[in-house]
Model confidence (mean pLDDT): 84 of 100. This is a predicted structure of an 84-nucleotide RNA (c-di-GMP-I riboswitch aptamer) from Aquisalibacillus elongatus. It was read from a public genome assembly, where an Rfam model found it.
RNA sequence: CUUCGAUAAAGGCAAACCCAUUGAAAAAUGGGGACGCAAAGUCACGGGUCUAAGGUUUCAAACUAUGACCGACGGGUUACCGAA
Numbered sequence: 001c002u003u004c005g006a007u008a009a010a011g012g013c014a015a016a017c018c019c020a021u022u023g024a025a026a027a028a029u030g031g032g033g034a035c036g037c038a039a040a041g042u043c044a045c046g047g048g049u050c051u052a053a054g055g056u057u058u059c060a061a062a063c064u065a066u067g068a069c070c071g072a073c074g075g076g077u078u079a080c081c082g083a084a
Base pairs, nucleotide, nucleotide: 004082005081012037013036017032018031019030020029021028022027035071041077042076043075045074046073048069049068050067054064055063056062
């Protein structure tokens, strides 16, 4: 330095749920709260998933992302410690 991840040390993040706000919704933000996480830091890059305001339509309903999801997967990128 790269890989790797311990009944180590110092720490970090924060699921579900509740309240408030934003949004058409998906969802996001803030506070509380901890299920858990060695990247549960970050990037919408790829596939994928969710929503359908608007648009289209055979006008029942269906389709559609320019919207959203990284704590669903893969990938890029950065990083604490140092047992085996």